RNA sequence: GGAGCAGGCCGGGCGGCCGCGAGCGCUCCGCUCGAGGAAAGUCCGGGCUCCGCAGGGCAGGGUGCUGGGUAACGCCCAGUGGGGGUGACCCCGAGGACAGUGCCACAGAGAGAAACCGCCUCCCGGCCCCCGCAGGGGGGUGCGUGGGGGUAAGGGUGCAACGGUGUGGUAAGAGCACACCAGCGGCCGGGUGACCGGCCGGCUCGGUACACCCCACCCGGAGCAAGGUCACAUAGGGGGAAAUGAGGCGGCCCGCCGAUCCCCGGGUAGACUGCUAGAGGUGCCGGGUAACCGGCAUCCGAGAGAGAUGGCCGCACUCGACUGAACCCGGCUUAUAGGCCUGCUCCCGUU
Repeated sequence: GGAGCAGGCCGGGCGGCCGCGAGCGCUCCGCUCGAGGAAAGUCCGGGCUCCGCAGGGCAGGGUGCUGGGUAACGCCCAGUGGGGGUGACCCCGAGGACAGUGCCACAGAGAGAAACCGCCUCCCGGCCCCCGCAGGGGGGUGCGUGGGGGUAAGGGUGCAACGGUGUGGUAAGAGCACACCAGCGGCCGGGUGACCGGCCGGCUCGGUACACCCCACCCGGAGCAAGGUCACAUAGGGGGAAAUGAGGCGGCCCGCCGAUCCCCGGGUAGACUGCUAGAGGUGCCGGGUAACCGGCAUCCGAGAGAGAUGGCCGCACUCGACUGAACCCGGCUUAUAGGCCUGCUCCCGUU
């Protein structure tokens, strides 16, 4: 200098004017504050609230290497195993296929316990030679869409063919034997564990569970329009008073009309609440490889209910992306113009 890898951060700035929402002063008006890293998708997990629930089981759903973190998780951290990259580093739905069942397209003889071609052997037949008068016998064969048996080494098909390579062995072959490798089992050692290393053994009958299934663990339902408080109204309900006169005619008396009236309770419209200070942020110290946890100090200034953050002007620049709260929080995923920082790897060059 050029290519990369990993992690983190910012994401329009300054000034003026006008406007919107909330709170406070107080009612002319003024002051303060007012979206995000994803507020998004609503995909997981939890808090909170109401309903349900003795305990156990079935069904259903979810998760699926190990250890740890956490309120919890399908998230995070650290490892193990496998795969990719020269490397920094990245990726993985990674329990079980000797419980059972299913499936394995096309091709191929055969996709589960396989003889199509080939190889070996025996028989039969053909041909040739020899012996014999003959029936027949013997030998050979670079002959057979012929028959029986052996054989998984070779050919061929396929993602995959009954461990792989090599040597011996054999009629031809074969874990038949041996060496190494892969797998399985046992023992020993290391590790909390997944697993790793060594030794020994018999040689050892596919794949698929992103098919049903089996195993282990987890899971009650609904959601802030949850729920609660006050309460104009209506019905049903409870209590009381009423022709010995309740009640109405604006307060009282007369007078008139006269059979219903009052209270509780209920809860509609509406209002208030839940409603934002919390598994909170930052700094330091301590524990831990880390995720994370503990202690101390310090900071916290959206909270609407038809739903508020916008517009105009000026200045400078690198000309400004994705997008916006609606109960809260932890994650995941997705979108994102441009810019900055840190650590690391490979290649080339110079010293």
Molecule: Bacterial RNase P class A
Organism: bacterium